RNA sequence: AUGGAGAGUUUGAUCCUGGCUCAGCGCGAACGCUGGCGGCGUGCCUAACACAUGCAAGUCGAGUGGGAAAGCUCCUUCGGGAGCUAGUACCACGGCGAACGGGUGAGUAACACGUGGGUAACCUACCCCUAGGAGAGGGAUAAUCACCCGAAAGGGUGAAAAUACCUCAUAAGCUCACGAGGACGAAUGUCCUUGGGAGAAAAGGCUGCCUCUGCAUGCAAGCAGUCGCCUAGGGAUGGGCCCGCGGCCCAUCAGCUAGUUGGUGAGGUAAUGGCUCACCAAGGCUAAGACGGGUAGCUGGCCUGAGAGGGUGGUCAGCCACACGGGGACUGAGACACGGCCCCGACUCCUACGGGAGGCAGCAGUGGGGAAUAUUGGGCAAUGGGCGCAAGCCUGACCCAGCGACGCCGCGUGGGGGAUGAAGGCCUUCGGGUCGUAAACCCCUGUCGGGGGGGACGAAAGAGCCCAUGUUAAUAGCAUGGGAAUCUGACGGUACCCCCUAAGGAAGGGACGGCCAACUCCGUGCCAGCAGCCGCGGUAAAACGGAGGUCCCUAGCGUUGCGCGGAAUUACUGGGCGUAAAGCGCAGGUAGGCGGCUUUGCAAGUCUGUUGUGAAAUCCCUCGGCUCAACCGAGGAAUUGCAGCAGAUACUGCAGAGCUAGAGGGCGGUAGAGGUCGGCGGAAUUCCCGGUGUAGGGGUGAAAUCCGUAGAUAUCGGGAGGAACACCGGUGGCGAAGGCGGCCGACUGGGCCGUUUCUGACGCUGAACUGCGAAAGCGUGGGGAGCAAACAGGAUUAGAUACCCUGGUAGUCCACGCCGUAAACGAUGGGCGCUAGGUGUGGGGAGCUAAGCCUCUCUGCGCCGAAGCUAACGCGUUAAGCGCCCCGCCUGGGGAGUACGGCCGCAAGGUUGAAACUCAAAGGAAUUGACGGGGGCCCGCACAACCGGUGGAGCAUGUGGUUCAAUUCGAUGCAACGCGAAGAACCUUACCCGGGUUUGACAUGCAGGUGGUACCGAACCGAAAGGGGAGGGACCCAAGGGGAAACUCUUGGGAGCCUGCACAGGUGCUGCAUGGCUGUCGUCAGCUCGUGUCGUGAGAUGUUGGGUUAAGUCCCGCAACGAGCGCAACCCCCGCCCCUAGUUGCCAGCGGGUAAUGCCGGGCACUCUAGGGGGACUGCCGGCGAAUAAGCCGGAGGAAGGUGGGGACGACGUCAAGUCAUCAUGGCCCUUAAGCCCGGGGCUACACACGUGCUACAAUGCCAGAGACAAUGGGUUGCGAACCCGCGAGGGGGAGCUAAUCCCAAAAACUCUGGCUCAGUUCGGAUUGGAGGCUGCAACUCGCCUCCAUGAAGCCGGAAUCGGUAGUAAUCCCGCAUCAGCUACGGCGGGGUGAAUACGUUCUCGGGCCUUGUACACACCGCCCGUCACGCCAUGGGAGUCGACUGCACCAGAAGUCCCUGAGCUAACCCGCAAGGGAGGCAAGGGCCGAAGGAGUGGUCGGCGACUGGGGCGAAGUCGUAACAAGGUAGCCGUAGCGGAAGCUGCGGCUGGAUCACCUCCUUU
Repeated sequence: AUGGAGAGUUUGAUCCUGGCUCAGCGCGAACGCUGGCGGCGUGCCUAACACAUGCAAGUCGAGUGGGAAAGCUCCUUCGGGAGCUAGUACCACGGCGAACGGGUGAGUAACACGUGGGUAACCUACCCCUAGGAGAGGGAUAAUCACCCGAAAGGGUGAAAAUACCUCAUAAGCUCACGAGGACGAAUGUCCUUGGGAGAAAAGGCUGCCUCUGCAUGCAAGCAGUCGCCUAGGGAUGGGCCCGCGGCCCAUCAGCUAGUUGGUGAGGUAAUGGCUCACCAAGGCUAAGACGGGUAGCUGGCCUGAGAGGGUGGUCAGCCACACGGGGACUGAGACACGGCCCCGACUCCUACGGGAGGCAGCAGUGGGGAAUAUUGGGCAAUGGGCGCAAGCCUGACCCAGCGACGCCGCGUGGGGGAUGAAGGCCUUCGGGUCGUAAACCCCUGUCGGGGGGGACGAAAGAGCCCAUGUUAAUAGCAUGGGAAUCUGACGGUACCCCCUAAGGAAGGGACGGCCAACUCCGUGCCAGCAGCCGCGGUAAAACGGAGGUCCCUAGCGUUGCGCGGAAUUACUGGGCGUAAAGCGCAGGUAGGCGGCUUUGCAAGUCUGUUGUGAAAUCCCUCGGCUCAACCGAGGAAUUGCAGCAGAUACUGCAGAGCUAGAGGGCGGUAGAGGUCGGCGGAAUUCCCGGUGUAGGGGUGAAAUCCGUAGAUAUCGGGAGGAACACCGGUGGCGAAGGCGGCCGACUGGGCCGUUUCUGACGCUGAACUGCGAAAGCGUGGGGAGCAAACAGGAUUAGAUACCCUGGUAGUCCACGCCGUAAACGAUGGGCGCUAGGUGUGGGGAGCUAAGCCUCUCUGCGCCGAAGCUAACGCGUUAAGCGCCCCGCCUGGGGAGUACGGCCGCAAGGUUGAAACUCAAAGGAAUUGACGGGGGCCCGCACAACCGGUGGAGCAUGUGGUUCAAUUCGAUGCAACGCGAAGAACCUUACCCGGGUUUGACAUGCAGGUGGUACCGAACCGAAAGGGGAGGGACCCAAGGGGAAACUCUUGGGAGCCUGCACAGGUGCUGCAUGGCUGUCGUCAGCUCGUGUCGUGAGAUGUUGGGUUAAGUCCCGCAACGAGCGCAACCCCCGCCCCUAGUUGCCAGCGGGUAAUGCCGGGCACUCUAGGGGGACUGCCGGCGAAUAAGCCGGAGGAAGGUGGGGACGACGUCAAGUCAUCAUGGCCCUUAAGCCCGGGGCUACACACGUGCUACAAUGCCAGAGACAAUGGGUUGCGAACCCGCGAGGGGGAGCUAAUCCCAAAAACUCUGGCUCAGUUCGGAUUGGAGGCUGCAACUCGCCUCCAUGAAGCCGGAAUCGGUAGUAAUCCCGCAUCAGCUACGGCGGGGUGAAUACGUUCUCGGGCCUUGUACACACCGCCCGUCACGCCAUGGGAGUCGACUGCACCAGAAGUCCCUGAGCUAACCCGCAAGGGAGGCAAGGGCCGAAGGAGUGGUCGGCGACUGGGGCGAAGUCGUAACAAGGUAGCCGUAGCGGAAGCUGCGGCUGGAUCACCUCCUUU
């Protein structure tokens, strides 16, 4: 030394840029809610709007003139008079003051203010000091009085005073002119000495005293004192004028100026000066901002800030300006004068209409304006001011009081104890928690308030008295000092102290989503509302409203407004410009800024010391005074500044001298599409002519328009004309940039290398300025082959004003002149120096060499990279690194490069370049995803290939829709739709209609009641539910009694029942509050973690790469190493073998038996059954593989190979996917109903549409007959045989079977035989009629089956679409679950027969990995552009119109100063006896200037404005699709034309374009 904090918000996430917002402090405040006391401050920020009323500046009788009355007393002739009142009030002359004090901030951008100076260019009343003086005279005038005029204000005439006025005298050191001498100064000049000359003064008052004189009491002269007066000098104070420096905005104000700039002379002033005038000259100011416009009083200070700075100028203090608006002078020491005058104007008031009066921005107060700002108070007691000798008077200055929480400060609303943690509120998981020691209650205190009593400081002066000193003739008087006593307080019923009173009278406001400290319940339901920013609210809201609780502050608390801060967000301290906003398109160059080495001088900058100043107050420190504090006092410090003086000289500067490293020149070489002009050349296109030749050509995705039989295209020859120069050609070259490309020549600019010869800092940059400046475009004139905006036609398309095609004009070309812009880009200004390298290439030089290679070096052009930088990407000796210098530029997005104005342009337009309004972002880089009509690699019945279907028909079934009293509900792309339904006639059932019921159909608990109770229950009513109730009629436990027992009785309890209370119940809502379960991507190969490493970070790495696999499967490599969830394997079924076991299964051999049969004995070998085990692992061989890897190909063996087939098994996650109606469950809702029961109906409706299926359309078929072979399963309220009946469904029957035993049971396709012969049929079976059967309480709505009859559509199915890769598709039957029965053609299983095809990965769909682009991230079903329509808002233009300010030229001209005249009038002085005259003055008149006014013409700004232009904003409007992925025609920039619109097209440019191929270079190995 005391001083520096950040946060929210752009994204899916990240870093950066960047704006917006918040937390802090402050205020002359206002508003909302609330409000106990005191102190100190403070209070019209708006209408410099208008003001009623009162007060705010008077005083002096010791300058002077006049001079009452009421009242009292006395007198009186009763009319009145006198005295006091009183020389008072009052009036007037005169003096001083009124120029201070007080108010306000309009004007003013200025020497107005601040600061420092100057005045040799000045003034200063009163005050102080010094020197001197004050003599003599004169004439007026006001008041008053009288008369006159006037409504009034006021005016006229006549008498009379002074410290009023005038004349004369005297007079210097004063003033003026002249002369001489000296000193000083930067100059005009100043000062001093001196000579004579001229000129200019005055006033008295009061008091006292008689020393001298006079009258002679006393007074006067006089003397003395005092207050004044005059002259001069000085001081002090206050001012005038001048100068340096300092402090606002706009350059969309760039040029301004005629008294303008200077000079000479004059006038004027206190004074300089162009201040004013005449004349002369032509100057003066300006980019360091003149002139113009806007805004504004300035300062000390105040607020903020770490500071630098920013903002501000209220109270207090200094200065300025103003006083109803404007102009003017007078008086005066001082004014151009707030409470003075004159004039003009506006306004108000009075009036007798003729005229008059007025100016609160003094204090109070009123109206008005406004969000808003006070009493018509007290007092001169104090401080201060004016006058006065003084007393004193005056003082809205001031001191006090009043009002306002407006601010700051202090105090209080009580303190201690007190747990049954009371009641009550709120919450609750119902246990409790919390308000909360809070309250009650006990003990205590007494601030403030209230009542009573006491009671200050602020007061000292002053006059008079006494004393001393001085003055004096004086012991008067006066002055100064001292002393005693008396008197003086608005505040003030004050402060302060004491007593009494009694916890008694005294707490609110805001907030509680994050920032930001503080959380729950209820209500509400994108409503109502909140909100500072982000954002909350659409049924569980900590964000709205209320409540409880909590947090913060507290007589306040919030809100709003404003300032600074945070904001390094204007960056001096302390920022930037490749891509975020930002480098001028490029160069030359003026001013300016900056500038190499050595040396000398100076001392401007710079540094040091000192002096003056920097007012006081404020801030800071110390001490002190109010009980503290606020507040106040004293001292100090500080006041970072300015100025003077002295000194220092490193650096900068200035001046001088020198140098060569910067810069430039000379000389010698050298490369080049550098520029301008002229000439020449060949290829190609087109056109023309001719030949050959014939039907096409051309064009496209495909076509058409078009050309061609009048001969095209093709081809050959000849010719014309214009434009451009293939190959070479190259991240090659040249140029400042734009740009430059055939060859030759002429002219010309620059670079590089070498030499080290010359100059000697000559340099760098560069506002303004000037030149150059692609393409398009413009003007004039040429030219015109090709190309080609516009235009036309043809296509494409929903449309196609486009993309494609056929034509085609400006233009493209030349000359000259304009334009001046581009993605004019390296999106990177210029210069110099410094800071590792490697490599390629253009030009030159040196060394070495025979040459080359090689090495070194200079200068260009590229690539990669160290350090460093960067937000990252990247840059990296060609810097975006490290430094210096100069210029340009940026400051959120949109509005907008727009409008207006200026400048430029022929025009198009360019350049400069805003605001209102609006948004909470707009952006950069990078990350992870997702996506792409991007790429690479790879899978999948994904396509392709093949087989069979669907879409057409009829029927079944589900759905949509419609209908209905109800057609209950859910499922809705894939992944809803033969789904929940593995069984809707009643039931189910949730729906509808109707009938009933209320502790309920069901659970638990409590209370009371209950034995003829519970329970059973006939009549009867009813559709049933239900009602009803004859009659019957119990059980368990304990105790007691009876009885042998069974059993029975009594009491109590239980169960049950009844009543009541808690509660039940709900398929009511929310699957977007949930659990659980499920679908889907997807059986896809992925998804992650730990540690390490990399990156500021999101994140990356691992997981990428090379191979390989069905696979993130495995191998190799690798800053990774490991691991987890997935894959695979382990499990089940099938396929081969073995073992074990052998009934109900089996039967090879043996025996018995039959018409026949494992039928029987017997046997279990086989089959089979069902338990266990074996088997397959790329193990073996060969080949392939960069490899002796993983693995792949082939082979052997094997029942089986490279996961053998199938199943179960589903990673992290996605879809707010599905389900509250399976179940569970939060919340909400219903409670004689939305619960429960019942009857009937409905879920089965039917003009339609779709999905899934069945049966078919037939001959690979159908029909009839005959014959053969399964497996899975099911069966005791069941399966049900044989046998009998029936055409049949079925009926009768009942054996056997609880089942490897019996039954369902026949398998069917198939095989064989016969028929049908292509026909709507012997196909097909719908529909309908009839007759039956079965189940069931019941087949009408609404079951299935059978038989007879009927025989419909349909002859293979449009666009489109599905399944399947092998025991698969196709085809054929069988079984089962649900179930009384069944609408099953569905579902789930079983076996029988049993194919075809896969070239391949271009395409469709889905998926995986890598990569790329992105403006997407609710992620392409994304985002997003413009017109149009509607609403709101601000704004530009606009015929004009209105207003404000202002320029120029002019008319007219008040007051007034000045000048002139002044014949009218005229006291002082002069002349004159007088009359009169003169000087001077006044009126009046004239002139210059001159305010308001008038009229004309410009400028600037603003208001309104029919209409018009675009712009912004606004949950779900219209048209299209321009942009973002190659955005489907890459985009963008400039320009031009065109078009509903985005936009399209031409020309040139850019990459800030994807993709593929090629080339070159580089990196790694």
Predicted 3D model of a 1565-nucleotide RNA (small-subunit ribosomal RNA) from a Pseudomonadota bacterium. The coordinates come from a structure-prediction model, not an experiment, and the mean pLDDT is 86.